[in-house]
Context: one part of a larger RNA
RNA sequence: CUGGGCGUAAAGAGUCUGUAGGCGGGAAAGAAAGUCGGUCAUCAAAUUCCGGGGCUCAACCCCGGUUCGUGAUCGAAACUCCUUUUCUUGAUCGGUUAAGAGGCAAGCGGAACGGUAGGAGUAGGGGUGCAAUCCGUUGACACCUACCAGAACACCAAAAGCGAAGGCAGCUUGCUGGGAACCUGAUGACGCUGAGAGACGAAAGCGUGGGGAGCGAAAAGGAUUAGAUACCCUUGUAGUCCACGCCCUAAACAAUGAUAACUAGGUGUCGGAAUUUCCGGUGCCGUAGCACACGCGUUAAGUUAUCCGCCUGAGGAGUACGGCCGCAAGGCUAAAACUC
Numbered sequence: 001c002u003g004g005g006c007g008u009a010a011a012g013a014g015u016c017u018g019u020a021g022g023c024g025g026g027a028a029a030g031a032a033a034g035u036c037g038g039u040c041a042u043c044a045a046a047u048u049c050c051g052g053g054g055c056u057c058a059a060c061c062c063c064g065g066u067u068c069g070u071g072a073u074c075g076a077a078a079c080u081c082c083u084u085u086u087c088u089u090g091a092u093c094g095g096u097u098a099a100g101a102g103g104c105a106a107g108c109g110g111a112a113c114g115g116u117a118g119g120a121g122u123a124g125g126g127g128u129g130c131a132a133u134c135c136g137u138u139g140a141c142a143c144c145u146a147c148c149a150g151a152a153c154a155c156c157a158a159a160a161g162c163g164a165a166g167g168c169a170g171c172u173u174g175c176u177g178g179g180a181a182c183c184u185g186a187u188g189a190c191g192c193u194g195a196g197a198g199a200c201g202a203a204a205g206c207g208u209g210g211g212g213a214g215c216g217a218a219a220a221g222g223a224u225u226a227g228a229u230a231c232c233c234u235u236g237u238a239g240u241c242c243a244c245g246c247c248c249u250a251a252a253c254a255a256u257g258a259u260a261a262c263u264a265g266g267u268g269u270c271g272g273a274a275u276u277u278c279c280g281g282u283g284c285c286g287u288a289g290c291a292c293a294c295g296c297g298u299u300a301a302g303u304u305a306u307c308c309g310c311c312u313g314a315g316g317a318g319u320a321c322g323g324c325c326g327c328a329a330g331g332c333u334a335a336a337a338c339u340c
Stems, first nucleotide, its partner, number of pairs: 003312004007294002012308001014200004021193003025087006033080002035076008049065006090190001091187003094183004102176007109153001114148006124135002161168002205246006214240002219235004257307006265285009289296002313340003322333004
């Protein structure tokens, strides 16, 4: 120093980039830090451990001895580290090909809802379980024409596709990120993970300025009801939309961290090469195996390796205090007493 775990029982950070650190492919040579062996020194005695002995046993006491640690020195060279040389399969670059709601910006389009004006037309419309509030003879609703405005893009559409995640869907153009297959041309381990850190991060919310059709927290009214601060109906403000700046949370879920290798198949689908088959994604079923079970099963929850994060009875509590961040709302970090 050490255990066992993390799909659903407590537990995978929302996601990615990456610093330190940890870990790291094949071959050869050298060196000898780790490692292993010999010798020497040291490690007071007692104690501990091993063997033996003495009190009738034991505790206790006595005798002998090793291990271990540290240092010096002489060696060994398989493994790890280090140095040098080298290799191509990991990684990256290059060439070719095709796919995609990946991102940002600008422009354009039609349907529908709403409004305004005009036409024509008359007594209702709307709404519900039934109604009423509400709108309408100052002419509504329904129909036609023109115009205005905002928001969202039916069909295609899918078990589909893309993205690290959040997420992304009318059409066109410009700029731009990532991935796949094939060709094996180049470099030659350049890799994996990643404490801190940084970036991104739905909705709601906040600030400033716009915009505001529909929807619609709050609010008001009508119903329902014993009541109805609701469910239903009529209105309706913030908001929803845009620009810029914040917030940083979520059942941010596959409730399943990343990378690599290995371990039967069948079947649907997308992209590529080739049309036997192969590679990359995305689904379903299923073998071995795993799992308390449900189920997972080459997209593992199987068998292994490396690195990170996290859990350790329930409540108190994701709270108090402190610190950091925020305009605020609040966020991040994070206890204890006490109770069971």
A computed fold for a 340-nucleotide part of an RNA from an uncultured Microgenomates group bacterium, annotated as small-subunit ribosomal RNA, central domain. The prediction has a mean pLDDT of 89.